[in-house]
TPP riboswitch aptamer (THI element) from Promicromonospora kroppenstedtii DSM 19349, 98 nucleotides, folded computationally. The prediction has a mean pLDDT of 76. The source organism's lineage runs through Bacteria, Actinomycetota, Micrococcales, Promicromonospora and Promicromonospora kroppenstedtii.

């Protein structure tokens, strides 16, 4: 110089249920439980090596006080089609002097 790996910044994607109380006055809000990395956080997850999401699906089976709460389904169909920078550390190529 180059390439990987970490790591950092920007950019983009993506979800936010379930119970039980209270306030409202029916549209939410606040409190406590559950699971969860997250259940609206200056957070947390993911970006093509792509099970983060989303769809089938008001799906099946099992369980719970209830729920994607657990597994199937799932080698299914879809999903962000980027950009700089990186000490050390690895790899690899060039030139120079000796």
């Nucleotide at each position: 110089c180059c390439c990987a790996a970490u790591g950092g910044c920007g950019c983009g994607g993506g979800g936010c249920g379930c119970c039980g109380g209270g306030c409202a006055c029916c549209a939410g809000c606040c409190c406590g439980g559950c699971u969860g990395a997250g259940a609206u956080g200056c957070a947390c997850c993911c970006g093509u090596g792509g099970a983060a999401c989303c769809u089938g699906a008001u799906c099946u089976a099992g369980g719970u006080a209830g729920u994607g709460c657990u597994a199937g389904c799932g080698a299914a169909g879809g999903g962000a089609a980027c950009g700089c920078c990186u000490c050390a550390u690895g790899g690899g190529c060039u030139c120079a002097g000796u």